[in-house]
RNA sequence: GAGUUUGAUCCUGGCUCAGAUUGAACGCUGGCGGCAUGCCUAACACAUGCAAGUCGAACGGCAGCAUAAUUUGUAGUAAUACAGAUUGAUGGCGAGUGGCGGACGGGUGAGUAACGCGUAGGAAUCUGCCUUUCAGAGGGGGAUAGCCUUAGGAAACUGAGGGUAAUACCGCAUAAUACUGAGAAGUCAAAGGCGUGGGAUUUUAGGACCACGCGCUGAGGGAGGAGUCUGCGUCAGAUUAGCUAGUUGGUGGGGUAAAGGCCUACCAAGGCGACGAUCUGUAGCUGGUCUGAGAGGACGAACAGCCACACUGGGACUGGGACACGGCCCAGACUCCUACGGGAGGCAGCAGUGGGGAAUAUUGGACAAUGGGGGAAACCCUGAUCCAGCGAUGCCGCGUGUGUGAAGAAGGCCUUCGGGUUGUAAAGCACUUUAGUUUGGGAAGAAGUUAAUGAGUCUAAUAGGCUUAUUGAUUGACAUUACCGAAAGAAUAAGCACCGGCUAACUCUGUGCCAGCAGCCGCGGUAAUACAGAGGGUGCGAGCGUUAAUCGGAAUUACUGGGCGUAAAGGGCGCGUAGGCGGUUAUACAAGUCAGUUGUGAAAUAUCUGGGCUCAACCUAGAAAUUGCAGAUGAAACUGUAUAGCAAGAGUGCAGUAGAGGGUAGCGGAAUUUCCGGUGUAGCGGUGAAAUGCGUAGAUAUCGGAAGGAACACCGGUGGCGAAGGCGGCUAUCUGGACUGCAACUGACGCCGAGGCGCGAAAGCGUGGGGAUCAAACAGGAUUAGAUACCCUGGUAGUCCACGCUGUAAACGAUGAGUACUAGAUGUUGGGUGUCGAUGUACACUUAGUAUCGAAGCUAACGCGAUAAGUACUCCGCCUGGGGAGUACGGCCGCAAGGUUAAAACUCAAAGGAAUUGACGGGGGCCCGCACAAGCGGUGGAGCAUGUGGUUUAAUUCGAUGCAACGCGAAGAACCUUACCUACUCUUGACAUCCCUCGAAUUUGCCAGAGAUGGUGGAGUGCCUACGGGAAUGAGGAGACAGGUGCUGCAUGGCUGUCGUCAGCUCGUGUCGUGAGAUGUUGGGUUAAGUCCCGUAACGAGCGCAACCCCUAUCACUAGUUACCAGCACGUAGAGGUGGGAACUCUAGUGAGACUGCCAGUGAUAAACUGGAGGAAGGCGGGGACGACGUCAAGUCAUCAUGGCCUUAUGAGUAGGGCUACACACGUGCUACAAUGGGCAGUACAAAGGGAAGCGAAGCGGCGACGUGAAGCGGACCUCAAAAAGCUGUUCGUAGUCCGGAUCGGAGUCUGCAACUCGACUCCGUGAAGUUGGAAUCGCUAGUAAUCGCGGAUCAGCAUGCCGCGGUGAAUACGUUCUCGGGCCUUGUACACACCGCCCGUCACACCAUGGGAGUGGGUUGUACCAGAAGUGAGUAGACUAACCUUCGGGGAGUCGCUUCCCACGGUAUGAUUCAUGACUGGGGUGAAGUCGUAACAAGGUA
Repeated sequence: GAGUUUGAUCCUGGCUCAGAUUGAACGCUGGCGGCAUGCCUAACACAUGCAAGUCGAACGGCAGCAUAAUUUGUAGUAAUACAGAUUGAUGGCGAGUGGCGGACGGGUGAGUAACGCGUAGGAAUCUGCCUUUCAGAGGGGGAUAGCCUUAGGAAACUGAGGGUAAUACCGCAUAAUACUGAGAAGUCAAAGGCGUGGGAUUUUAGGACCACGCGCUGAGGGAGGAGUCUGCGUCAGAUUAGCUAGUUGGUGGGGUAAAGGCCUACCAAGGCGACGAUCUGUAGCUGGUCUGAGAGGACGAACAGCCACACUGGGACUGGGACACGGCCCAGACUCCUACGGGAGGCAGCAGUGGGGAAUAUUGGACAAUGGGGGAAACCCUGAUCCAGCGAUGCCGCGUGUGUGAAGAAGGCCUUCGGGUUGUAAAGCACUUUAGUUUGGGAAGAAGUUAAUGAGUCUAAUAGGCUUAUUGAUUGACAUUACCGAAAGAAUAAGCACCGGCUAACUCUGUGCCAGCAGCCGCGGUAAUACAGAGGGUGCGAGCGUUAAUCGGAAUUACUGGGCGUAAAGGGCGCGUAGGCGGUUAUACAAGUCAGUUGUGAAAUAUCUGGGCUCAACCUAGAAAUUGCAGAUGAAACUGUAUAGCAAGAGUGCAGUAGAGGGUAGCGGAAUUUCCGGUGUAGCGGUGAAAUGCGUAGAUAUCGGAAGGAACACCGGUGGCGAAGGCGGCUAUCUGGACUGCAACUGACGCCGAGGCGCGAAAGCGUGGGGAUCAAACAGGAUUAGAUACCCUGGUAGUCCACGCUGUAAACGAUGAGUACUAGAUGUUGGGUGUCGAUGUACACUUAGUAUCGAAGCUAACGCGAUAAGUACUCCGCCUGGGGAGUACGGCCGCAAGGUUAAAACUCAAAGGAAUUGACGGGGGCCCGCACAAGCGGUGGAGCAUGUGGUUUAAUUCGAUGCAACGCGAAGAACCUUACCUACUCUUGACAUCCCUCGAAUUUGCCAGAGAUGGUGGAGUGCCUACGGGAAUGAGGAGACAGGUGCUGCAUGGCUGUCGUCAGCUCGUGUCGUGAGAUGUUGGGUUAAGUCCCGUAACGAGCGCAACCCCUAUCACUAGUUACCAGCACGUAGAGGUGGGAACUCUAGUGAGACUGCCAGUGAUAAACUGGAGGAAGGCGGGGACGACGUCAAGUCAUCAUGGCCUUAUGAGUAGGGCUACACACGUGCUACAAUGGGCAGUACAAAGGGAAGCGAAGCGGCGACGUGAAGCGGACCUCAAAAAGCUGUUCGUAGUCCGGAUCGGAGUCUGCAACUCGACUCCGUGAAGUUGGAAUCGCUAGUAAUCGCGGAUCAGCAUGCCGCGGUGAAUACGUUCUCGGGCCUUGUACACACCGCCCGUCACACCAUGGGAGUGGGUUGUACCAGAAGUGAGUAGACUAACCUUCGGGGAGUCGCUUCCCACGGUAUGAUUCAUGACUGGGGUGAAGUCGUAACAAGGUA
């Protein structure tokens, strides 16, 4: 920096990612080289080999080897060769004595929280080898190993006897600048050995002696090394708070190389600890490494310094140095050998083995170099080291070719079928040869060593040693080295991960919440850029990914650099200890601070500049750095310390003020209740409504009296007091604090405050009182599905008092305390001062509170704003994702209840704050609608019609399903329709286009069959022509294709319904807000209306509303046929029948008319409303068409279109059946139940339509349906066609009827190929239910409801349905409380899939981690006691003994033994702590669709 909480926003906050790194591991892949690096786990166990020896110039010697000499034998002429013996004589040397080394080098990190390490210092020390200086080195002695003899033992090994050497051992002498001691004085050494050489001297011929070299002894320095002490620094836990008897100090003594309780005796009672002792856990420390801008954080492999350890534990010996990795003793575990009696061993050296593990190499070469040990040296030893081997483990470098090459090849993939892409990529052509292969050459790493010859030096010396020069010889593991040359040939060399966002990179196919992916968000349920494969692409490249781990990002522990009103977070409040911080002036000091300086801060690493490997990695030189510590010098502002002052902080004093501040005692009235008495009578009480309860034994009500307890109306107030909790009648008394004024006193006495102490509502607990009211628990009554609740009637603890506990609250201003500073306005409480033409309820100023608004500023926003959440300082408390959990365990407190302190495992990717837009509310306000109300008529009951559900069926095809499906698609299923079922058939197909062949087409018989179909006859040869053929049509054939009412309306287009003809829905610019958004569109009026007016940070605009369109109501003009007929004439039984007319009606075209235009009132002088006039019509005149942004994944794949599925079937044909079924349920209708009626007779008046495969007149026949008949009419002409209700007259008389017509029997008519399943109608007969319909529910506000008939579409036939038409023609609306729906504003919200939302708890099931738990088993550890190996020290009766002394008896001294202090392992007892496990049990967490309720979110239905 990004992703992720939301519908969206800002913030808080966690989780996750991109980076760097690694001693890594795993997966896939793998050409070369250089430099590094490689058991992180079992400090588990180890076979085998090697890793520490060396010196013969210390010694006695001579086992083995070699040489020489002598000698014997054999062979040989001999030289000589071979074999044997002798001589330590020589080179040398096994074993041994002795010296030095083995304490270094190498490994490991178990232990250790410590003077262990780091850093800076100190004094009381030692120091082999090395170096330097001084002095010395005289003279004696006794042993012992090896060896020989012998004994024991399986072995390891050991005993006895004998003799022997030394640079082994021991005295004596000498002795200081050493040691002891105040001094006098006393004490302590050695090897004159070894090698080499030798002139003189000497000799037993070895030497002596001398010289040189090496070595030895004492002493003083040096260097390096070691020991020791101190300051400071060095992980986590307080759920570890007290620890300590050698403990702290002193004195005497002991001990050490050395200070010291290091040890011991005595004395004193100290020492450490909140600045974290003790205890527990973890850990080797550092230079450094990784990361980071830095500060930091994490780590401590390799390299380097220190420490610790060496199978585990203990111990000492030797030594300069060890309490000793490849030494010793003891104990233990383990392994091995054994003759069972005893013995041996220690890879955390280098290799290697087993084991463990995700995982880590060769039983290699060499001492050539560097270094180490021994040696005079040569030299020997050296798994230190240098090299090689193995591993892409890491870093670095190189290569796998280069150029050209478009027909943009083939193949692959995609495609809109045109093409695109892979892609100059390949092929082809032309080149190159690094690395690799083969072959040839070929450095550096070598310095030394040795021999010879010179020179110098020590010396008497031409010995010898040392230094140096020249010459010769000689030393390389690596190594078939690096490097250089040649040959051939593109020849031998590319993969891995990813491609939804973060994050660079996209398509196809398969799959279908499956298989799978996933770091986070999340993908997958038939069109997946997210799974799998492919093509293509992106990134890195001999590697690439994954996993693990660290830092970063994370300002997410915040020193740099965060917070705490509401997000996590201010302690309930005060007093006060430690501690932190602290007013003003001056002087001194110099601890902090500052300056330069000195020492140190190892090297390596890191940085910079150079240099060397062809570059780089790597190596290397110098510089700088090492921010630290210490010493010394200086400065004096600030802090500090000391001293002396000041009066402004703080306090005292004096004079006043207000107050429910606190404690104690007393007093008062009103009210409730109870009791007593009176009056009085049937109820009271209570609720939404009731009931329980009380009351005729007299309640309630009312009057009088009494008792008792508790609380104090009015005043009373965002008024007062108090630190908070809290405090309210009145009086008295005791008492705390605050405020005001004065300026006398003290002189910084101050602020905060971890622990600590105190106070602390209500409830609760203990003891004793008290008990009126109210009232948990409890009881009863209601409510309810239930009601362990809400409501009611009762009612006990408690509520009150005293004393004692408890110690918590949303103890809240959700805001710690103190100080200072920073605009104002207004109210109020308590003081003070001033002003006056005004004396006040005034005004001005000031101070201490308290409250509202508000500037700057702050804040995520809300908000805060001198009472800060502003600006700063000081101190304290607290926070670090949600859940688990304020829980468990432990501690402390409590009588208990419980409080306080306070985790982890596990789990989620969020949890949360503020604000925004919606939606919703059993929130509020305003308004509208046949929404209710007021009315009229229905439905729901009956019968029938029709549709649906259900059931049935071979099939009862399919769809529509709350409103918004159900007389719906269907404007009309007997066949057809038809999609369904059964049976029989067809496969280029019933239908379209293209190709080939043949035939005109067409029409008409017969046979089989249910038919489709099959078979077989007859008639018929057409049209155009450029003569090739073509058009149209039929049959046959092959394949492209047809076909699908099969699925998905949740893949879609189109169309439609619905909210809703509701008044809304938006945009541009501007403005406001961090932003989502707001404003406009809200407000005041008004309207049917976001209709209009006014106001207004808005100004305008768009889609809707309205208007424009059609019908209708009035009139005018024009035009009069088929319509009309007033006047004129003719005419009839009658008749616009005729002439004629153009007036009227009407027809159908054009216009007019209505706009709140006029008047009055109301209103704001507006918009508008109310009333009126005129008018055919009045405020939208009535009706229609017209449906904003959007909602419902609403409906339709079966109107149509269309993606994806089937192709001898999911397509097509035919016949019959079904869609018409029927215990039932529902919707919509028709007809009724009758007298406002039914029957009969007579009689009147419409509108709008239809008509040619049609409407069909008159006439005739039939009771009738209808038949016959044929005139007229493609229609203002003819026809359907009779309108009906109505009116007049008559009959019926309240009845299952002269109501009602279902059902059934019979007989017919019509349509049609055909009325059985299954049509309509007619006539005769039959005459069911039904007497006005429960709960509930529908329509309608005027030419409307109701009622009456008429027509049309569909249609061969078939409406009670649908769409239209006219006739007759009402009632009611007070009004908006309620029901339903809708609009606007506002409010709350934990909802946003938006209340059909969200969401809580028990129970049941599965899994997970965890607490308790009778206990059980381990680890660690305390205390007390037992025991006591080896060993040092101490003691010593016993035994033994070479050096010295001796008076020869012995002594001194020592060794062994024994005893003892200490003590490892071990044991007993009892605690503490921790881990594991445990029947059972507690809660917790998680888990698409379990159970019960509905606690929370809206007034969440009881806030």
Overview: Predicted 3D model of a 1503-nucleotide RNA (small-subunit ribosomal RNA) from a metagenome.